[in-house]
Context: one part of a larger RNA
Molecule: small-subunit ribosomal RNA, 3' major domain
Organism: metagenome
RNA sequence: UGACGGGGGUCCGCACAAGCGGUGGAGCAUGUGGUUUAAUUCGAUGAUACGCGAGGAACCUUACCUGGGCUAGAAUGCCUUUGCACGUUUCAGAGAUGAGACAUUCCUUCGGGACAGAGAGCAAGGUGCUGCAUGGCUGUCGUCAGCUCGUGCCGUGAGGUGUUGGGUUAAGUCCCGCAACGAGCGCAACCCCUAUUCUUAGUUGCCAGCACGUAAUGGUGGGGACUCUAAGGAGACUGCCUGCGCAAGCAGAGAGGAAGGUGGGGACGACGUCAAGUCAUCAUGGCCCUUACGCCCAGGGCUACACACGUGCUACAAUGGAGUGCACAGAGGGUCGCGACACGGUAACGUGAAGCCAAUCUCAAAAAGCACUUCUCAGUUCGGAUUGAGGUCUGCAACUCGACCUCAUGAAGUUGGAAUCGCUAGUAAUCGCAUAUCAGCAAUGAUGCGGUGAAUACGUUCCCGGACCUUGUACA
Numbered sequence: 001u002g003a004c005g006g007g008g009g010u011c012c013g014c015a016c017a018a019g020c021g022g023u024g025g026a027g028c029a030u031g032u033g034g035u036u037u038a039a040u041u042c043g044a045u046g047a048u049a050c051g052c053g054a055g056g057a058a059c060c061u062u063a064c065c066u067g068g069g070c071u072a073g074a075a076u077g078c079c080u081u082u083g084c085a086c087g088u089u090u091c092a093g094a095g096a097u098g099a100g101a102c103a104u105u106c107c108u109u110c111g112g113g114a115c116a117g118a119g120a121g122c123a124a125g126g127u128g129c130u131g132c133a134u135g136g137c138u139g140u141c142g143u144c145a146g147c148u149c150g151u152g153c154c155g156u157g158a159g160g161u162g163u164u165g166g167g168u169u170a171a172g173u174c175c176c177g178c179a180a181c182g183a184g185c186g187c188a189a190c191c192c193c194u195a196u197u198c199u200u201a202g203u204u205g206c207c208a209g210c211a212c213g214u215a216a217u218g219g220u221g222g223g224g225a226c227u228c229u230a231a232g233g234a235g236a237c238u239g240c241c242u243g244c245g246c247a248a249g250c251a252g253a254g255a256g257g258a259a260g261g262u263g264g265g266g267a268c269g270a271c272g273u274c275a276a277g278u279c280a281u282c283a284u285g286g287c288c289c290u291u292a293c294g295c296c297c298a299g300g301g302c303u304a305c306a307c308a309c310g311u312g313c314u315a316c317a318a319u320g321g322a323g324u325g326c327a328c329a330g331a332g333g334g335u336c337g338c339g340a341c342a343c344g345g346u347a348a349c350g351u352g353a354a355g356c357c358a359a360u361c362u363c364a365a366a367a368a369g370c371a372c373u374u375c376u377c378a379g380u381u382c383g384g385a386u387u388g389a390g391g392u393c394u395g396c397a398a399c400u401c402g403a404c405c406u407c408a409u410g411a412a413g414u415u416g417g418a419a420u421c422g423c424u425a426g427u428a429a430u431c432g433c434a435u436a437u438c439a440g441c442a443a444u445g446a447u448g449c450g451g452u453g454a455a456u457a458c459g460u461u462c463c464c465g466g467a468c469c470u471u472g473u474a475c476a
Stems, first nucleotide, its partner, number of pairs: 001476002003473003007470007015460002019423005026314008034305002042053002064300007077122002079119005087102006105114003125289002128287003134283002136278003139274001141272001146185006152161003165176003191266004196234007206223002210221003237260001240254001241252004303442001316416001320375007332363003337356002341352004382413001387408007429452007
């Protein structure tokens, strides 16, 4: 100087407390461990692994296994040589591939070139090892308020001071003081979205007033008022008032205001820590393989199952289940596509088909909600696992191993031990909608979007983590 303390002081955080809802019990989905296996590819492992890499494992993916094949190789450049190649097609084969048949060049400055086969060399190839050789990227402490430097001063020196102290703040934020005076990286602000308003613009959006028209609809003429769209401004700064205070600032059901003291949210992550993670995104040193640890192909596996754990979904019901009718979003996607509408089918879906490269057409039905009817507390008209049968769709192909529909079946489960998690407001809880990936889908996941919409916080003694000052130390 640090680190540590079941030392002290001050302070903060859904850290506790106060509340609300869960997990732990059941069934299923998914990931992991273990076991099994020819293989169940590899990585991630307290917090910071475990719906994680994977934002889509039937083939492909695919790295694994079994078997069949290739060896300058699956791809690219340079050199030599040949003239074919592309295409159509036959046979063998699981296919890769092998053996044929038909047909046959194009451009040309005649040197050659395009394309393809063969040869040889330089170069290949490796998801093989090492993340403890590395770059890059990332997690975490932590959006915590810290981490440093120049000059000066103090100290023999390591170092100190500044950065401590008194206040204050979300903040090393600001003020006052001070052997310090300044500065940098962080904080904040500048950026984006959102809440109010103004101006400009008015189609594909809108429709107040004026007409036309319809069974009905901004449907038509027209209009820019309104909503909205999207570009530019305004607006919030403790600016004003009162009280306290030297000041910074704090308090106020204060005024004004759409918004008040950082208005709400996002992006943004200092010096560093964990030899944290990743050589399997990529790049890369070293090592290793080179008729194989490379490459092609078929089938299988990654989907196994006594069990254990994590994360979720659905429930156990009446604040509910079922039936009929009625209402209200936002944000997205669409031409190898979205598909209105009509017809067929109980349905999944099929057939035909208008419109739309979309503020125009479409996916699209929002669902919780509201109204009426029914069920009356039961393993039930709760719950839907499992299984049987029949179908639909995608796709060369649904056996291993897809989703969906219909009929039948109707398991466990009556609110969950010890323990444990999230959340402070448009939040929790609850309800649906969309998208990426994608032929299809194992999505209950992830990322977004809106609808309905709470309770509680006395307080900081305690648990956990962190910041500053101080003290002890046999630790570095």